[in-house]
A computed fold for an 86-nucleotide RNA, annotated as c-di-GMP-I riboswitch aptamer.
Of the family's consensus pairs, 95% are formed in the model.
Model confidence (mean pLDDT): 85 of 100.
It was read from a public genome assembly, where an Rfam model found it.
């Protein structure tokens, strides 16, 4: 440069839940805290899912519908990268 990932070793990340603090909400984000993880780094391209303020339809309401929100620890695709071995 290729390939694979051990129960190695250098070293990373953190799920549920708690506590704040954003958000209309999903959710994020910072402390703690591990369920797990070889890309659990990054990146809403495509597909999935979550939510539903604003809008729309409803006589009002009730509800329906819908992302411009959100997720990359749901899968896929881009880019990049740390031990070991080859």
């Nucleotide at each position: 440069a290729u390939a694979u990932g051990a129960u190695a070793a250098a070293g990373g990340c953190a799920a549920a839940c708690u506590u704040a603090u954003u958000g209309a909400a999903a959710g994020a984000u910072a402390a703690g805290g591990a369920c797990g993880c070889a890309a659990a780094g990054c990146u809403a391209u495509g597909g999935g899912u979550c939510u539903a303020a604003g809008g729309u339809u409803g006589a009002u309401a009730a509800a329906a519908c819908g992302a411009u929100g959100a997720u990359u620890g749901c899968c896929a695709g881009g880019c990049u990268g740390c031990c070991a071995u080859u």